[in-house]
RNA sequence: CUUAUCAAGAGCGACCGAGGGAACAGGCCCUGUGACGUCCGGCAACCUACCGAGAGGCAAGGUGCUAAAUCCUGCGGGUAACACCGGAAGAUAAG
Numbered sequence: 001c002u003u004a005u006c007a008a009g010a011g012c013g014a015c016c017g018a019g020g021g022a023a024c025a026g027g028c029c030c031u032g033u034g035a036c037g038u039c040c041g042g043c044a045a046c047c048u049a050c051c052g053a054g055a056g057g058c059a060a061g062g063u064g065c066u067a068a069a070u071c072c073u074g075c076g077g078g079u080a081a082c083a084c085c086g087g088a089a090g091a092u093a094a095g
Stems, first nucleotide, its partner, number of pairs: 001095006011040001013039003019030003024074004041066003046062003050057002070089001075086003
């Protein structure tokens, strides 16, 4: 850079110890009843392997994920206002 996906799913465990939810802004949340992170466990099934005529299955390997829609909004369309649609940015996979 291209393509695809992003409203489903996933712990009442151990350690740690103060911030965390990508960045900026505005909201709204989580968090000493221990968040975030790490380990273990789990979820999913993009790629590989294997099974299958296929649909599909499996979950061994490579990743990924495991509060809230990618937590919401920010730009454009649309509405009386919402809703809704698209975009940008981002994340993940494959190339």

Annotation:
SAM riboswitch aptamer (S box leader) from uncultured Ruthenibacterium sp., 95 nucleotides, folded computationally. The sequence is in RNAcentral, with records from MGnify. Of the family's consensus pairs, 93% are formed in the model. The coordinates come from a structure-prediction model, not an experiment, and the mean pLDDT is 88.